This is a predicted structure of a 386-nucleotide RNA (Bacterial RNase P class A). It matches the Rfam family "Bacterial RNase P class A". About the family: Ribonuclease P (RNase P) is a ubiquitous endoribonuclease, found in archaea, bacteria and eukarya as well as chloroplasts and mitochondria. By type it is a ribozyme. Rfam links the family to the GO terms dimeric ribonuclease P complex, ribonuclease P activity and tRNA processing. It was read from a public genome assembly, where an Rfam model found it. Model confidence (mean pLDDT): 76 of 100.
[in-house]
RNA sequence: CAGGCUGGCCGGGCGACCGCGUCGUCCCGAACGAGAGGGAGGGACGCCGAGGAAGGUCCGGGCUCCACAGGGCAGCGUGGUGGGUAACGCCCACCCGGGGUGACCCGCGGGACAGUGCCACAGAGAGCAGACCGCCUCCCCGCGCGAGCGGGGCGGUGAGGGUGAAAGGGUGGGGUAAGAGCCCACCAGCGACCGGGGUGACCCGGCCGGCUAGGCAAACCCCACGCGGAGCAAGGUCGAACAGCACACGCUCGAGGGCGGCCCGCCCGAGUGUGCGGGUAGACCGCUGGAGCCCAUCGGCGACGGUGGGCCGAGAUGGAUGGUCGCCCCCCGACGACCCGCGAGGGUCCCGGGGACAGAACCCGGCCUACAGGCCAGCCUGUCCG
Numbered sequence: 001c002a003g004g005c006u007g008g009c010c011g012g013g014c015g016a017c018c019g020c021g022u023c024g025u026c027c028c029g030a031a032c033g034a035g036a037g038g039g040a041g042g043g044a045c046g047c048c049g050a051g052g053a054a055g056g057u058c059c060g061g062g063c064u065c066c067a068c069a070g071g072g073c074a075g076c077g078u079g080g081u082g083g084g085u086a087a088c089g090c091c092c093a094c095c096c097g098g099g100g101u102g103a104c105c106c107g108c109g110g111g112a113c114a115g116u117g118c119c120a121c122a123g124a125g126a127g128c129a130g131a132c133c134g135c136c137u138c139c140c141c142g143c144g145c146g147a148g149c150g151g152g153g154c155g156g157u158g159a160g161g162g163u164g165a166a167a168g169g170g171u172g173g174g175g176u177a178a179g180a181g182c183c184c185a186c187c188a189g190c191g192a193c194c195g196g197g198g199u200g201a202c203c204c205g206g207c208c209g210g211c212u213a214g215g216c217a218a219a220c221c222c223c224a225c226g227c228g229g230a231g232c233a234a235g236g237u238c239g240a241a242c243a244g245c246a247c248a249c250g251c252u253c254g255a256g257g258g259c260g261g262c263c264c265g266c267c268c269g270a271g272u273g274u275g276c277g278g279g280u281a282g283a284c285c286g287c288u289g290g291a292g293c294c295c296a297u298c299g300g301c302g303a304c305g306g307u308g309g310g311c312c313g314a315g316a317u318g319g320a321u322g323g324u325c326g327c328c329c330c331c332c333g334a335c336g337a338c339c340c341g342c343g344a345g346g347g348u349c350c351c352g353g354g355g356a357c358a359g360a361a362c363c364c365g366g367c368c369u370a371c372a373g374g375c376c377a378g379c380c381u382g383u384c385c386g
Base pairs, nucleotide, nucleotide: 001382002381003380004379005378006377007376008375009374010373012328013327014326015325016324017323018322020049021048023046024045025044026043027042028041032037051357055368056367058366059365060364061363062362063231064230065229066228070264071263072262073261075227076226077225078224079223080094081093082092083091084090095109096107097106098105099104110222111221115220116219117216118215119214132161133160134157135156136155138153139152140151141150142149143148169187170186171185172184173183174182188212190209191208193206194205195204196203197202235285236284237283238282244276245275246274247273248272249271256268257267258266292311293310294309295308296307297306298305299304329355330354331353332352333351336349337348338347339346340345
């Protein structure tokens, strides 16, 4: 200097004018009312006023209501080990496997001897096989002086060739009629035993062994662990208005209900269920002080935790923060002028263009997706110079 990997941050600034929302203080003040009261609405001033994702609604919670008393079946979720956390399917560290020269990234991470299923096409054959070409033994026929050649049949073979993503470990040697872990040596893999390291998943080493088809479970499934439901349109308080009718079942011989499905069991229970029809949709609470944020320090590889100090930053409800102007800033792009440099190239001026994704609605922890442009830190690789 170039390229890459990982993490973090910003995402327009300043000024002027006009315009918004809640809240606070002060002022004016409608309806109603004899008055006191009342307080709709308005004005002035002031503090504050969208996000890293507010998006997705994929997980986990707080909170609210229903239930709680248990058992079973089905269903769903997770899936290496150890930690973190309120919890999780999240985060951290590590193990194993895969990718990459590497920094680093990814993981569908329990089980294929519980069972079922699939592996197209090609190929003889893709679960316990099977023989196309080839090789060998025996028999028959033809040719040949002979070695031998050609054809056919029975049997053996899986080393050679071929097909394929994958063909029953690999290399070498012995052995055989020809071959094959049939035997041996060295490897790879698997398993048993022993020793060492680690909390653990696992790792290293020694020694022995039969030799040794695989893959897919993000196929059905098996195993281990876990799982009440619904949701702020939850749920409360106040006020206002109205209109019931029909049918069915039931009233302790039990209708209906107990809101993840079903069964058993248990509990509540005198009125329930269905259809048609009528009224209300107002005000207030919930509604923002939190598993909160910032700083320092200590412990920890880390996620994170302890201690001390400081801060309080929208709460709307047809739903608020916008518009205009000026200057500046950042980025991109040429022509031209000037400057630096041997050169490649760089800088200044002028001109033009661009400034992203995107808006709370009960609140948090995460994951995923979107994002013009810019900055910082660490690490890896390559090249050059010293």